This is a predicted structure of a 115-nucleotide RNA (Guanidine-I riboswitch aptamer) from Silicimonas sp. The source organism's lineage runs through Bacteria, Pseudomonadati, Pseudomonadota, Alphaproteobacteria and Silicimonas. The sequence was found by an Rfam model in a public genome assembly. Its mean pLDDT, the model's own confidence on a scale to 100, is 83.
C1' cells in the first nucleotide's frame, strides 16, 4: 500500500418526529324553511396512543466454530444425525444527501476522516 471477514430475523429499548387518534387554542354553535356547499383553522416548544426506530444498546431464536458424548450403515479420528457445554472479539466518527407523513443513533455508513 492492498484483499478478505467481522452472521441473519424477531421482539424491546435509548431516541425521533407528526400521517392517524388523543389533548391544548381560536373560530362556529338562539327558532322555522328552502338550495347549495363543506366536515374549520392553529399549536410537537403537547406528557401521551398508532407509527419510524439502533454497526459501534437488551434479549430470544437460527446459523457457524470447538471439546467432549450417544447413535447409524459392513465400518470409522474421516460421512450422516442428536445431545450438553463453550465461543461468535474489538469498535472514535462527521459535513452532506435519501425514504416515508416527517424526524430520527434509519439508509448512503464498521462510509469520508482520526486513533
Nucleotide at each position: 500500500c492492498a484483499g478478505c471477514a467481522g452472521g441473519g430475523c424477531a421482539a424491546c429499548u435509548a431516541g425521533g418526529g407528526u400521517u392517524c387518534c388523543g389533548c391544548c387554542u381560536c373560530a362556529c354553535c338562539u327558532c322555522c324553511u328552502c338550495c347549495c356547499u363543506c366536515a374549520g383553522a392553529g399549536g410537537g416548544u403537547c406528557u401521551g396512543g398508532u407509527c419510524c426506530g439502533a454497526g459501534a444498546g437488551u434479549u430470544g431464536c437460527c446459523a457457524c466454530c470447538g471439546u467432549g458424548g450417544c447413535g447409524g450403515c459392513a465400518a470409522a479420528u474421516u460421512c450422516c444425525g442428536c445431545c450438553c457445554c463453550g465461543g461468535u472479539a474489538c469498535a472514535c466518527g462527521g459535513c452532506g444527501g435519501g425514504a416515508c407523513a416527517a424526524a430520527a443513533u434509519c439508509c448512503c455508513g464498521g462510509g469520508a476522516g482520526a486513533g